About this RNA: The RNA shown here (Lysine riboswitch aptamer) has 161 nucleotides and comes from uncultured Butyribacter sp. The source organism's lineage runs through Bacteria, Bacillati, Clostridia, Lachnospirales and Butyribacter. RNAcentral holds the sequence, with entries from MGnify.
């Protein structure tokens, strides 16, 4: 260089299916009130619905769902994976412009995983994703010897060619 492999008994990452929650919430019907606007993020425009009653607010029927969660099964694996930052494009009746959202590219970060607190982000006390602190684990290197300090980082280590 090339192969293969290792860390962990909650390694990592994704897919069904099944449950619980989101919730008796939205949205829907109808009735009672109510009295002029409502919806398409946001302006303009324009379309729609509306005194044959609009937002609103009560009441009864009925009555989800995404997206995270958790258990089986399975696949693909050890930079597995995740975060961050920058790109331009998509998506909504036209135009402008704001949040979102996924995939793509390119730098940078992180060895894992747990607990504990802050932030965020969710419906939530679940959980995620960052960040500080603690042990604790594997790996290497120093030292030291009775089973230990100490310090690095995965562009790393170990083994074969």
């Nucleotide at each position: 260089g090339a192969u293969a492999g290792a860390g962990g008994u909650c390694g990592c990452a994704c897919u069904u299916u099944u449950c619980a929650u989101a919730a008796g919430u939205a949205g829907c019907a109808u009735g009672c009130u109510g009295g002029a606007u409502g919806u398409c993020g946001c302006a303009g425009g324009g379309a729609c619905a509306a005194a044959a009653g609009a937002a609103g607010g009560c009441a009864u029927g009925g009555g989800a769902a995404a997206g995270g969660g958790a258990a089986c099964a399975g696949u693909g694996c050890c930079g597995a994976a995740g975060a961050g930052a920058a790109u331009g494009a998509c998506a909504u009746c036209c135009u402008g412009u704001a949040u979102u959202g996924g995939a793509a590219u390119u730098c940078u970060c992180u060895g894992g995983g747990c607990a504990u607190g802050g932030c965020a982000u969710g419906a939530a006390u679940a959980a995620u994703g960052u960040c500080a602190u603690g042990a604790c684990u594997g790996u290497c290197a120093u030292c030291a010897u009775u089973g230990g300090a100490u310090g690095g980082a995965g562009c790393g280590c170990u083994a074969u060619c």